This is a predicted structure of a 354-nucleotide part of an RNA (small-subunit ribosomal RNA, central domain) from a Microcaldota archaeon. Rfam family: Archaeal small subunit ribosomal RNA. A reference for the family is Yusupov et al. (2001), "Crystal structure of the ribosome at 5.5 A resolution", Science. Clan: SSU clan.
[in-house]
Context: one part of a larger RNA
RNA sequence: CUGGGCCUAAAGCGUCCGUAGCUGGAUGGGUAAGUCCACUGUGAAAUGUUGGAGCUCAACUCUAACGCUUGCAGUUGAUACUGCCUGUCUAGGGAACGGGGGAGGGUCGGAGUACAUUCAGGGUAGGGGUAAAAUCCGUUGAGCCUGGAUGGACUACCAGUGGCGAAGGCGCCGACCCAAAACGUGUCCGACAGUGAGGGACGAAGGCUAGGGGAGCGAACGGGAUUAGAUACCCCGGUAGUCCUAGCAGUAAAUUAUGCAGACUUUGGUGUUGCAUAUGAGUAAUCAUAUGCAGUGCUGUAGCGUAGGUCUUAAGUCUGCCGCCUGGGGAGUACGAUCGCAAGAUUUAAACUU
Numbered sequence: 001c002u003g004g005g006c007c008u009a010a011a012g013c014g015u016c017c018g019u020a021g022c023u024g025g026a027u028g029g030g031u032a033a034g035u036c037c038a039c040u041g042u043g044a045a046a047u048g049u050u051g052g053a054g055c056u057c058a059a060c061u062c063u064a065a066c067g068c069u070u071g072c073a074g075u076u077g078a079u080a081c082u083g084c085c086u087g088u089c090u091a092g093g094g095a096a097c098g099g100g101g102g103a104g105g106g107u108c109g110g111a112g113u114a115c116a117u118u119c120a121g122g123g124u125a126g127g128g129g130u131a132a133a134a135u136c137c138g139u140u141g142a143g144c145c146u147g148g149a150u151g152g153a154c155u156a157c158c159a160g161u162g163g164c165g166a167a168g169g170c171g172c173c174g175a176c177c178c179a180a181a182a183c184g185u186g187u188c189c190g191a192c193a194g195u196g197a198g199g200g201a202c203g204a205a206g207g208c209u210a211g212g213g214g215a216g217c218g219a220a221c222g223g224g225a226u227u228a229g230a231u232a233c234c235c236c237g238g239u240a241g242u243c244c245u246a247g248c249a250g251u252a253a254a255u256u257a258u259g260c261a262g263a264c265u266u267u268g269g270u271g272u273u274g275c276a277u278a279u280g281a282g283u284a285a286u287c288a289u290a291u292g293c294a295g296u297g298c299u300g301u302a303g304c305g306u307a308g309g310u311c312u313u314a315a316g317u318c319u320g321c322c323g324c325c326u327g328g329g330g331a332g333u334a335c336g337a338u339c340g341c342a343a344g345a346u347u348u349a350a351a352c353u354u
Stems, first nucleotide, its partner, number of pairs: 003326004007308002012322001014202004021195003025089007033082002035078002038075005048066007092192001093189003096185003104178007111155002115151008126137002163170002207248006216242002221237004259321006268299014303310002327354003336347004
């Protein structure tokens, strides 16, 4: 010396499940494959080192011993560690039970205001819009007020660096079905685990196919303004779409720009959510305080970091497994392949240039 890295410089797969593989808790016995010791055989010659010899010396050559050949095979042993076989255990993991918490998912039903349209009544000249206007609507009676009907979408306040979910995401009410997590337990199983190449599933918005639906909003598009122009910003309209059902697609600044799992850490402080326990207050519902566990925030020491910062929810100290990076551009492009109805997605270069 036997690479360094991945929050922001290049770099964590969008997320989870899981196959192979890799890695794996405590303890007893056996075995001896890995591992270690010894010995034997083999490991060509040349080259190397030391001694000697030969060319007049040297280079060179010859000769002896040693070394190298780090290996392979065999034999006899050792048994701490790893492996394998066998037994036991409970701290990991799983199951069960208990009372709670939650916008977790699916299906069905219901409600609410607003909005739009329409009908009826009242009512008269404006309404709308803007910085100002105009396009636009209105005497075929608008806008405004009152009452009724219909329609689609949405779910104010509550609402909270609150909750739930693997992520995407999830917010009116009720019922049914499905699922997950936390807490508690002197219950059970007994290492059943971790990660995960390939693979599979889920995956916002937009897009696509078929059939519905269409109030509001609104790419494209038409018109009015603004302007030197205005393919915009502003205004009046408005189609796809947004909504539902069944499929396809598979991408996002899919972000905590921070993979998953486990252990530990020299101080912490302070909120908040769930569960449990204890104490106190209250007739009770319940509330307050303290503690434990689990989550979620702020602040912050050591440490780490170029710094910003981070800091028990690590970017600290370690371990296991996976993914990824290796100057900028060319380029996430071309070609090929796979997938897709298409749009395109995935995989992914080189020349050249700097």